[in-house]
Context: one part of a larger RNA
Molecule: small-subunit ribosomal RNA, 5' domain
Organism: uncultured prokaryote
């Protein structure tokens, strides 16, 4: 000199854009953060509309009905493996770079072949029982895109090459003939379902090189190193096991121990390098501590399960419940770090045909000069060089065009009014094309119409009034820009280094003046 996720002291007008627990991976009150689908299913607790019945206060009370709109609880599907947080662990099961072969991949895209015919249960519900609660038991009824067989099947799997095995599910919209038990069958469209092939995406695995300090850590290792065989995995492999051999690593630093998430980057520097890893992006690890698997395309799973432990809470003492390193917020720790805010309007995500619903992701707002950037705190004129202050050689000098005065302007803040863009989404109607038996329905394209904004008193524009509301901080001995007086008298004190102070201190304290930066300025800490 540059820099910071900074803190402290003094001071503080506005706006834009960013950042904001670096410490206790300490403990957490409360609310919210993952649901959705009735176009899979049986149904109907609640609400609304409609109809019927009764009552009266004449439109609202009760009951009933069809499940019409819808929908609590339940079965079922998809999603809770994403998104969000943190950096404890990890020195290599990680990361970075470059390669590789023995793999899987829900949803998505393309292609291909199917979607036939049956069955038995079970929750909800009802009845009974048990419990303080959490929750549980017995019996009975019922549905499905839940579950299980049968049939069929190859470019699928296994194979001794003869053969063997092996799947599925329907739902909704519309409809001319024909049939009908009047429910529908049937046709068609859409969304699904099953097998197979390929792609895309994502994931698992292997190899090489690089990746902190300590030798006051020198030997380490027994599934250890390799082989054969078997098991296991999606997959290679001591991954696991049986047997066999005795190997394997190591001063080019094994093993041990300390510290630490890694990278893109960031800071500094002419560079080489050094330091660092907040915010943003990629990867990894973790989710009270330790362990385990289940489900699933994917987890050994933050807001899932089980076991053990510590801690907290409830209890009728028999037994139960919990996990903010999600967003806010609380206590504690600390020099120190924010609101128990608004909205799904946009972007993105989950579910759904869709309407829609959910989304503390996200977009916004709030707080803090924490940082960067911009603007303002007036402009011109004005010498009697006013008064006052300070200095003085007592003449004067300086503060100083500074003020006052005169003439103007009105950014920003204030008040009032106007006012984009973020909305090219989705929906409805019409036309046209495709499909079809069909002019219906559905899908694509085009046009018209209508609706949706948290921010928001938005940005921006106009008007109004009046210089009106807006300057401090550090320093002035040398380094290093800036000097005098008074006080003090090796005292009080200053200090980054050299050093000042013991009676004329430009170095202490105050004042006047000056220098530097400026809504900041200094100090401390830290890096180059």
């Nucleotide at each position: 000199g540059a820099u910071u996720g900074a803190a402290c002291g003094c001071u503080g007008g506005c706006g834009g854009c960013a950042u904001g627990c670096c410490u206790a991976a300490c403990a957490c009150a409360u609310g919210c953060a993952a649901g959705u689908c009735g176009a899979a299913c049986g149904g109907a607790a609640a609400c609304g509309a409609u109809g019927c019945u009764a009552g009266c206060u004449u439109g609202c009370u009760a009951g009933c009905a069809g499940g019409c709109g819808u929908c609590g609880a339940g079965u079922g599907g998809c999603g809770g493996a994403c998104g969000g947080g943190u950096g404890a662990g990890u020195a290599a099961u990680g990361c970075a770079u470059a390669g590789g072969a023995a793999u899987c991949u829900g949803c998505c895209u393309u292609u291909u072949a199917g979607u036939g015919g049956g069955g038995g249960a079970u929750a909800a519900c009802g009845u009974g029982g048990a419990g303080a609660a959490a929750c549980c038991c017995a019996c009975g009824c019922u549905a499905a895109u839940a579950c299980c067989g049968c049939a069929u099947a190859a470019u699928c799997u296994c194979u001794a090459c003869g053969g063997a095995g092996g799947a599925a599910a329907g739902u909704g919209g519309g409809g001319g003939a024909u049939c009908u038990u009047c429910g529908g069958a049937c046709c068609u469209c859409a969304c699904g379902c099953u097998g197979a092939a390929a792609g895309a995406u994502g994931a698992g695995c292997c190899u090489a090189u690089g990746u902190c300090a300590c030798a006051u850590u020198a030997g380490u290792u027994u599934g250890u190193u390799g082989g054969u065989g078997a098991g296991g995995u999606a997959a290679c492999g001591g991954c696991u096991c049986a047997c066999c051999a005795a190997g394997a690593c190591u001063a080019u630093g094994a093993u041990g121990c300390u510290u630490a998430g890694g990278g893109g980057g960031u800071c500094u520097g002419a560079g080489a390098g050094g330091a660092u890893g907040a915010u943003c992006c990629c990867c990894c690890a973790c989710a009270c501590u330790g362990g385990u698997a289940c489900u699933g395309a994917g987890a050994c799973a933050c807001g899932g399960a089980c076991c053990a432990g510590a801690c907290u809470c409830c209890u009728a003492c028999g037994g139960g419940a919990g996990g903010c390193a999600g967003c806010a917020g609380u206590g504690a720790g600390g020099a120190a770090u924010a609101u128990u805010g608004g909205a799904c309007a946009a972007u993105g995500g989950a579910g759904g045909c869709a309407a829609c619903c959910c989304u503390g992701a996200u977009c916004c707002a709030g707080c803090c000069a924490u940082g960067c950037c911009g603007c303002g705190u007036g402009u011109g004129u004005g010498a009697a060089g006013a008064a006052g202050g300070c200095c003085u050689u007592a003449g004067g000098g300086u503060u100083g065009u500074a003020a006052a005065g005169c003439a103007c302007u009105u950014u920003c803040a204030g008040u009032a009014g106007g006012g984009a863009g973020g909305a090219a989404a989705a929906g409805u109607u019409a036309g046209u094309c495709g499909u079809u038996a069909a002019u219906a329905a559905c899908g694509g394209c085009u046009a018209a119409c209508c609706c949706u904004g948290a921010c928001g008193u938005u940005a921006c524009c106009u008007a109004c009034a009046g210089a009106a509301g807006a300057a401090g901080c550090a320093c002035c001995g040398g380094c290093a820009a800036a000097c005098u007086c008074c006080g003090u008298g090796c005292c009080a004190g200053c200090a980054g280094c050299c050093g000042c102070g013991g009676u004329a201190a430009u170095a202490c304290g105050g004042a006047g003046g000056g220098u530097g930066c400026g809504a900041g300025c200094g100090u401390u800490a830290a890096u180059c």